[in-house]
Context: one part of a larger RNA
């Protein structure tokens, strides 16, 4: 390459929108590009196969056939792919009516704590810890009241609840906003599915300018342990954490499981609709057991890791390395993309 693969062995892009490109309901005519079928040409000889022959045999050689195409022109056929033209509603959408949600994105606000500040009351110890010291305190602390002042994160409700593509989302208020699920079948007619670039979102750290700064706390810096202690533990503490604007664009971005569509026992709880007097039924979700299937085992098992079929990404010992060199991006750390030698 063929092939097999990718939940844990190498392997599913962090996630979406979506452009070429592949793929695509049902049905009527039609066309005839792929499809199939027939005629002519060519596909040189030699060589291969088949058959006979000829050198005593054979290898050779000779005659004659077969074969051998993404091929040319033609003539035909109408199932299936396409093409055009017309129709459908089971697929997507739209209206319309409910509904649940920490979905977003601005503004306002509250209460509980911890810190600080200013007063009163008290007067000797606080803190800390395995145990201690560093460290705070008679310039009155710790405690307790009372008043301010400032940042931050929202106890209880809280629920393998809910909501979002993922990242993630949590006091209550309001505005603006996206996006699901129900029911009705009213409308619109394949409008769709995946997506190579490509754009857009991305938690933490980290950069950049300005603010902010309670508490927490890399770096430091004491105090302890120890042999040592560049560390656990204690006391302090700056960046940072918070906000606004731009950058960074990575994680165990995990379900370590790409998206979409059909099919394939069943049982238990739960969330949000919808029918029903109820038993119960139905849609979407989200859990836990479980047949059959699968799986090397664990294990999944209608939310598949079963059984197909569209499409897209990736993998091909192990170390060397996600390094080198190169190139794009980036203020800079970094990122993206990615070797080889040589070893085992």
């Nucleotide at each position: 390459u063929u092939g097999g693969g990718c939940g844990u062995a190498a392997a599913g892009c962090g996630u979406g929108u979506g452009u070429a490109g592949g793929c695509g309901g049902u049905u009527u005519a039609u066309u005839a590009a792929g499809u199939c079928u027939g005629a002519u040409g060519u596909g040189a000889a030699a060589u291969c196969c088949c058959a006979c022959a000829g050198c005593u045999u054979a290898a050779c050689u000779g005659u004659g056939g077969a074969g051998g195409g993404u091929c040319a022109u033609u003539g035909g056929a109408a199932a299936c792919u396409g093409g055009u033209a017309g129709a459908c509603u089971a697929g997507a959408g739209u209206a319309c009516a409910g509904u649940a949600g920490a979905g977003g994105u601005a503004a306002g606000u509250g209460g509980a704590a911890u810190u600080c500040c200013a007063a009163g009351u008290g007067g000797a110890g606080c803190g800390g810890u395995g145990g201690a010291a560093u460290g705070c305190u008679u310039u009155g602390a710790u405690a307790u009241u009372u008043g301010g002042a400032g940042g931050a994160a929202c106890a209880c409700c809280a629920g393998u609840g809910g909501c979002g593509a993922a990242g993630g989302c949590g006091g209550c208020u309001u505005a603006c906003u996206g996006g699901g699920c129900u029911g009705u079948c009213a409308c619109u007619g394949a409008c769709g599915c995946u997506g190579a670039g490509a754009c857009a979102c991305g938690a933490a750290a980290g950069c950049g300018u300005g603010g902010g700064g309670a508490g927490c706390a890399a770096a430091c810096a004491g105090g302890a342990u120890u042999a040592g202690a560049u560390a656990c533990c204690c006391u302090g503490g700056u960046a940072g954490u918070c906000c606004a604007c731009g950058c960074u664009g990575u994680a165990a971005a995990c379900g370590a499981u790409g998206a979409g569509c059909a099919c394939u026992a069943g049982a238990u709880g739960u969330u949000g609709g919808g029918g029903g007097a109820a038993a119960c039924c139905u849609c979407a979700g989200u859990a836990u057991c479980g047949c059959a299937g699968u799986u090397a085992a664990c294990a999944c098992a209608a939310u598949a890791a079963g059984u197909g079929c569209u499409c897209c990404g990736c993998c091909u010992g192990g170390g060397g390395a996600g390094u080198a060199c190169g190139g794009u991006c980036g203020c800079a750390a970094g990122a993206c993309u990615g070797a080889a030698a040589c070893u085992c």
Predicted 3D model of a 344-nucleotide part of an RNA (small-subunit ribosomal RNA, central domain) from an uncultured bacterium. Its mean pLDDT, the model's own confidence on a scale to 100, is 87. RNAcentral holds the full RNA, with entries from ENA and SILVA. It matches the Rfam family "Bacterial small subunit ribosomal RNA". Rfam links the family to the GO terms ribosome and structural constituent of ribosome. Rfam 15.1 lists 42,628 matches to the family in 10,626 species.